[in-house]
RNA sequence: UUCUGCUCAGAGCAAACCUCGGGUGACCGGGGGGCGCAGAGCAACGGGACUGCAUCGGAAAGACCGGACAGUUAGCCGAGCCGCCAGA
Numbered sequence: 001u002u003c004u005g006c007u008c009a010g011a012g013c014a015a016a017c018c019u020c021g022g023g024u025g026a027c028c029g030g031g032g033g034g035c036g037c038a039g040a041g042c043a044a045c046g047g048g049a050c051u052g053c054a055u056c057g058g059a060a061a062g063a064c065c066g067g068a069c070a071g072u073u074a075g076c077c078g079a080g081c082c083g084c085c086a087g088a
Base pairs, nucleotide, nucleotide: 002088003087004086005085012037013036017032018031019030020029021028022027035075041081042080045078046077047076048073049072050071051070052069055067056066057065058064
């Protein structure tokens, strides 16, 4: 340096759910909790999924579908950056 996570050490994170707060919402933050995680560390670049008070088109209208725009998700995947231990 590369690969791997069978073994060792010390740690770390925290799903659902409950609760308090924020947001129209997806969802986010604090506390409890612990399903899981060897990158469940960082970061929305590409794809996916999801959301939208308001906006455009289709539809007589509504339901609904699609677009643009603005967002959410890194615990959906890929690419990027950085990192612990052990083994080869």